[in-house]
RNA sequence: AGAGUUUGAUCCUGGCUCAGAUUGAACGUUGGCGGCAGGCCUUAUACAUGCAAGUCGAGCGGAAACGAUGGGAGCUUGCUCCCAGGCGUCGAGCGGCGGACGGGUGAGGAACGCGUAGGAAUCUACCCAGUAGCGGGGGAUAGCCAGUGGAAACGCUGAUUAAUACCGCAUACGCCCCACGGGGAAAGGCCCGGCCGGGAUCUUCGGACCGGUCACUAUUGGAGGAGCCUGCGUUAGAUUAGCUAGUUGGUGGGGUAAUGGCCCACCAAGGCGACGAUCUAUAGCUGGUCUGAGAGGACGAUCAGCCACACUGGGACUGAGACACGGCCCAGACUCCUACGGGAGGCAGCAGUAGGGAAUAUUGUGCAAUGGGGGAAACCCUGACACAACCCUACCGCGUGUGUGAAGAAGGCUCUAGGGUUGUAAAGCACUUUCAGUAGGGAGGAAGGUUGGAGAGUUAAUACCUUUAGGUGUUGACGUUACUCACAGAAGAAGCACCGGCUAACUCCGUGCCAGCAGCCGCGGUAAUACGGAGGGUGCAAGCGUUAAUCGGAAUUACUGGGCGUAAAGCGUACGUAGGCGGUUUGGAAAGUAGGCUGUGAAAUCCCCGGGCUCAACCCGGGAAUGGCAGUCUAAACUUCUUGACUAGAGAUCAGCAGAGGGAGGCGGAAUUUCUAGUGUAGCGGUGAAAUGCGUAGAUAUUAGAAGGAACACCAGUGGCGAAGGCGACUUUCUGGGCUGAUACUGACGCUGAGGUACGAAAGCGUGGGGAGCAAACAGGAUUAGAUACCCUGGUAGUCCACGCCCUAAACGAUGAGAACUAGCUGUUGGAGGAAUUUGACCUUUAGUAGCGUAGCAAACGUGAUAAGUUCUCCGCCUGGGGAGUACGGCCGCAAGGCUAAAACUCAAAUGAAUUGACGGGGGCCCGCACAAGCGGUGGAGCAUGUGGUUUAAUUCGAUGCAACGCGAAGAACCUUACCUGGUCUUGACAUCCUUGGAAUUUCGCAGAAACGUGAAAGUGCCUUCGGGAGCCAAGAGACAGGUGCUGCAUGGCUGUCGUCAGCUCGUGUCGUGAGAUGUUGGGUUAAGUCCCGCAACGAGCGCAACCCCUAUCUCUCUAGUUGCCAGCGAUUCGGUCGGGAACUCUAGAGAGACUGCCGGUGACAAACCGGAGGAAGGUGGGGAUGACGUCAAGUCAUCAUGGCCCUUACGGCCAGGGCUACACACGUGCUACAAUGGAUAAUACAGAGGGUUGCGAACCCGUAAGGGGGAGCUAAUCUCAGAAAAUUAUUCGUAGUCCGGAUUGGAGUCUGCAACUCGACUCCAUGAAGUCGGAAUCGCUAGUAAUCGCGAAUCAGCAUGUCGCGGUGAAUACGUUCCCGGGCCUUGUACACACCGCCCGUCACACCAUGGGAGUGGGUUGUACCAGAAGUAGGUAGUCUAACCGCAAGGAGGACGCUUACCACGGUAUGGUUCAUGACUGGGGUGAAGUCGUAACAAGGUAGCCG
Repeated sequence: AGAGUUUGAUCCUGGCUCAGAUUGAACGUUGGCGGCAGGCCUUAUACAUGCAAGUCGAGCGGAAACGAUGGGAGCUUGCUCCCAGGCGUCGAGCGGCGGACGGGUGAGGAACGCGUAGGAAUCUACCCAGUAGCGGGGGAUAGCCAGUGGAAACGCUGAUUAAUACCGCAUACGCCCCACGGGGAAAGGCCCGGCCGGGAUCUUCGGACCGGUCACUAUUGGAGGAGCCUGCGUUAGAUUAGCUAGUUGGUGGGGUAAUGGCCCACCAAGGCGACGAUCUAUAGCUGGUCUGAGAGGACGAUCAGCCACACUGGGACUGAGACACGGCCCAGACUCCUACGGGAGGCAGCAGUAGGGAAUAUUGUGCAAUGGGGGAAACCCUGACACAACCCUACCGCGUGUGUGAAGAAGGCUCUAGGGUUGUAAAGCACUUUCAGUAGGGAGGAAGGUUGGAGAGUUAAUACCUUUAGGUGUUGACGUUACUCACAGAAGAAGCACCGGCUAACUCCGUGCCAGCAGCCGCGGUAAUACGGAGGGUGCAAGCGUUAAUCGGAAUUACUGGGCGUAAAGCGUACGUAGGCGGUUUGGAAAGUAGGCUGUGAAAUCCCCGGGCUCAACCCGGGAAUGGCAGUCUAAACUUCUUGACUAGAGAUCAGCAGAGGGAGGCGGAAUUUCUAGUGUAGCGGUGAAAUGCGUAGAUAUUAGAAGGAACACCAGUGGCGAAGGCGACUUUCUGGGCUGAUACUGACGCUGAGGUACGAAAGCGUGGGGAGCAAACAGGAUUAGAUACCCUGGUAGUCCACGCCCUAAACGAUGAGAACUAGCUGUUGGAGGAAUUUGACCUUUAGUAGCGUAGCAAACGUGAUAAGUUCUCCGCCUGGGGAGUACGGCCGCAAGGCUAAAACUCAAAUGAAUUGACGGGGGCCCGCACAAGCGGUGGAGCAUGUGGUUUAAUUCGAUGCAACGCGAAGAACCUUACCUGGUCUUGACAUCCUUGGAAUUUCGCAGAAACGUGAAAGUGCCUUCGGGAGCCAAGAGACAGGUGCUGCAUGGCUGUCGUCAGCUCGUGUCGUGAGAUGUUGGGUUAAGUCCCGCAACGAGCGCAACCCCUAUCUCUCUAGUUGCCAGCGAUUCGGUCGGGAACUCUAGAGAGACUGCCGGUGACAAACCGGAGGAAGGUGGGGAUGACGUCAAGUCAUCAUGGCCCUUACGGCCAGGGCUACACACGUGCUACAAUGGAUAAUACAGAGGGUUGCGAACCCGUAAGGGGGAGCUAAUCUCAGAAAAUUAUUCGUAGUCCGGAUUGGAGUCUGCAACUCGACUCCAUGAAGUCGGAAUCGCUAGUAAUCGCGAAUCAGCAUGUCGCGGUGAAUACGUUCCCGGGCCUUGUACACACCGCCCGUCACACCAUGGGAGUGGGUUGUACCAGAAGUAGGUAGUCUAACCGCAAGGAGGACGCUUACCACGGUAUGGUUCAUGACUGGGGUGAAGUCGUAACAAGGUAGCCG
């Protein structure tokens, strides 16, 4: 520090997710030791049991218990009892101090509660310091005793008693109050010590007195503590906007320690609030903790400070301090005891229990240390605390060995079978012993205190007290401490997660969209590095993973540090309040600002330095820091405030200018419609085509007139005006704004603008008018599968006017307002100036409005002085998509509805711009038997053949739009054959290896359908170094063979198709952030990306073309002439037959020839095109071979090869028979026809290319024929298949189911073959079906082509209408590219990219989920009004009682109880607010595999789309 994920790819926007750190954690699994910390986050739920606050006898009366001592009694001779407060001590009680600290918890509380900085009107026990003092009396009361009530808790009565308990009196330095006269208020004690402190004096000999100590009283000050007040800071919500009557203030009282409406009476009417009052929800606050670079964000366990609380609510008492956790009273809930009358209790102290929960420990030890309370002290108490136990809860440290060790062991895994890996890992050998174990030793935490001597200080003093050094015997829970030594032995000690990418780490097996995984993307449908297991690896390690949570990454709330034209985002527009911001300058102030100093910012924490535990965690010491606040001094640039001035902003005055700016009133013509009248006659109108409609009752058309409403053609313009919406005939009037020029005025008066106010298209609403045209709704006609639409005919609201509402639009420049600055060029509107003038124009300037464009900006598109550039000020708005601009609430509205505006839930995307393709019922250009023009077919018939379907034991398998269907199959009777039935074999029909035997091989019987079984016979080979070897056969065992079994979606190879279409790419360069573009586009041209020109491209490759083959009346040249040829010569049986010839044809080799080369024209001086000449051939001459990058997971595992899987006495092998040939039917491809351009008969003529020895087979003979006999010749330019047919000539038939057509069937044969039944071909005789030219639709073909005619070959024993070739005869037509199909190039749109067979919307049906409404129902909380009123306090009262003081007494003062008033908790009644839960039914929403109906959107999406 980033990464993954939207796309075919790209850039951006934007969300989601991950890697890091952390935790009071939990869960899973594993677990050796130690140190150090931490440990109910949930029910502030309920608590059994024990402990957590006592102490002081040196305050008091005392003596229940224990002990010692003394005495006594009994005896069992060491026990019991009794006596003695005389002693140690001490229960209960009075009294003092402490129980307000310490410990717990975080419910409440949004507050002066907390934090920080200050303040004045206060109190303060114990402590410190100062001053003064400590006199003299009195009356009670608990305990105890006696009696008595009660179950108990607890009382009641009587008698008696003490005090440092209580109450007067005296005194008063100082203190308090005051009207300045005065008034008020204490303690006074005890103990110790002391006559063993003491001099003098007194003495009852106890002491007094003096001194000392601890107390006490009054008062002053301090320290620490506490109370109160103030500034600032301190969560969220405005779908909480108004709140407040003690409320705000004053006066006077009361009250308090103290200020104060804290309380009361009266008076005034204030106080708070948009800088967020009130209300609601949530929350203890802080130092700090976690994270982060920081700023921040989240949190507030442990430790520390503060606050609040103590079963819930209320209340006071005591006290220095409480409205009191382990105190009291009352009310309530709960629990317990009870004799039913009444009582008791409060773990949010430490342990512990139940419950809750994912989850959090021992009913431990000790006061040894530290601290606290009491005490003079010793001591006592202390669940504070110190320790221990439990817990992998966190952090830190150590160990589980070290070295050597290759036969690279065995085993595992894998494998291409060689090997690789686990792996120096193990074993083995040599060492070590930390930790744990056993046995010894052994610190520190301990300082004090007691006691007895010595010294010093104090003092009058040897007391007391303080203190120093040493002595004595002592104080340790932890503790079997830490630490250390010895011993033995590698001995006791490794797991967890992960391994598709992010993210380090890969293979095998199993599974087969199943089981499962998953943080995101996503894996799994038979070869899963993603599931499960294993081997191996990676990471961390006594842990490792998962889950939850926080921060980070996230600049994803942006202060640091984001945005708003199109991604989310500028209010529809203006005016303007508060607020924010604001021109130049003088002086002053010093609020902001800057600097210095001071105080504070607790400690701990973090950081730095140092130190202590062996290190570390941890702990200790010091420092720094603590961005803050306050005070004080200084500065005066900037902001601010203030004073005075200025004119550049703004405004104003004067003079002009343009304009559909606005309101009101008049008025004009054209057109539509209607009405009236005339002319006139059969149609009009409307559409893609029609129909509805109108019209013989006279329409449409036309002429004249009239009426009425609405809108203003041309001018008209990226022209004008207005803030926007918007504004268009002409004219009158009222009125707003702008621009230009000038100016001697004002003097910052300005900009923006939350709330607010006004305006605001269309539609809509209300009332009243008006209504020509147009036209929602509606009606009819069409279209359509439907058509509640598009089209047509009608037609009402409405559109128009007046007044009043509504307040929204894609209200758009999708661009807030204002100001300044920053290159140019061009057009246009309004104004001003200038020089020249010639009047077209030119220059300058200003205000608009447009088009390009530099820099810059921007994701790109684009923008670019009218900014989306660079800056400033102010406002508004945004934070993933959907849910949703929806629900609820509120405000507005007559309504429609508008404004404001969520959440649950759900997805991993949604979006923007641009790119390449593909597509379009987008555009342009071009091509093709694509259409058109023609010729001939198919589709109808019969038959052949293939396919589907059906059937079957089997009808083997594959091919399935074009691009399967006379296809694999160039030929199924057996074989083929893969299928079925039956019979059989199991190392096998075939290959290799091993062992044994045998030559090989051949012949003949028997059974059987055969395979096969069985028997007999013949036969002994070849080479040899004599050991044996080669080949073949048989038997045996096992490795293995075998499979036309599966997967063409695991593959190779081969093939089809687009398409013989003209395309497909690369290198370098350039452009672009990039995908990509350029080149390859453009202008011409071509069959062609063929060529030329131009050009940020220049070149190149695969394709095109050419090179190759065949062909042409070829033409020519050369070579060679047999089997071919024959001009000339000769012979001839008249046949190139023979002699001969090498000229010709021909054969087959080599070469030449054609290249737009030449001429003319067109074109751009090009490429090229058109025409012509010559030529056998002319513009690629014709044909073939040749198939770019790629597409279709196209076809083929059954040609072959091959991975994986499957079968192995069978899915393998052999055999016989059957099947592949079935047959209601459907389709494809063909043959033959339907006839006269023909059929039949007869005669006659002309090919090419092939085949042939298991073969072709002549002549001749036989048969009607198929064919048979025969066998010449031929390994082929020789012989043969082999007579080519159509054609031509002649005759006949005469339009008919025929002298057409030949199916079907009967009979008889021939041939092949082991065998023609299922199931061959052919021949003859006989039979003579359908069919008279074929519906919708559809196919081929552009010249030697179509059509037509025959011939040959492969396969093959036989079987051809098929296939592949060959030649003969031999046309018609093409105007042309509008349309159909396919293709190429450019361009455009796109929401498609599996690419239009795409994408995608809504209703309905089903399932699930969350949510709104809902008659209501049940809780919580709260307001108001009223009732009620416990305990308590305060006031009143004199009913009862009453020790201290006064008084001689009576009595009084004072007090207590009672009663009563006020306040008030709980409770109750009534009525509201708010919130939560629930609710029949209901609304929409979301999600879900392939459901239904349509097809709204994306292309001109087939009616452009969208907004209201």
This is a predicted structure of a 1508-nucleotide RNA (small-subunit ribosomal RNA) from an uncultured prokaryote. The coordinates come from a structure-prediction model, not an experiment, and the mean pLDDT is 83.